[in-house]
């Protein structure tokens, strides 16, 4: 000097819930509020989960045809305080 662990100090963020707004929706933003967090800062890589649409398959209803449901598949999206990945970072006892 760099990297790793993290007591103390100074602080930081903000779950659920409530209110308002935006969105088809998942959800997001602002205010209140604190369950928690040493990256609960930032990004969104890979997965998980969730939403919307589509096709095919199967099932149900019924006069034909039409409508509806479930899982799987594809496309787009959401989230990441679900895991993983990338990146930046205050203090520094033992």
């Nucleotide at each position: 000097u760099u990297c790793c662990c993290g007591a103390a100090a100074g602080g930081g963020c903000a779950a659920a819930c409530c209110c308002g707004c935006c969105g088809c929706g998942a959800g997001g933003c602002g205010g209140g509020g604190a369950c928690g967090c040493a990256a609960a800062g930032c990004c969104g890589u890979g997965g998980a989960u969730c939403c919307a649409g589509c096709a095919g398959c199967u099932c149900c209803u019924c006069c034909c045809g039409a409508g509806g449901g479930a899982a799987c598949g594809c496309u787009g999206g959401a989230c990441u305080g679900c895991c993983u990945g990338g990146u930046u970072a205050c203090c520094g006892a033992a």
The RNA shown here (c-di-GMP-I riboswitch aptamer) has 94 nucleotides and comes from a Planctomycetota bacterium. The coordinates come from a structure-prediction model, not an experiment, and the mean pLDDT is 81. The model forms 95% of the base pairs in the Rfam consensus.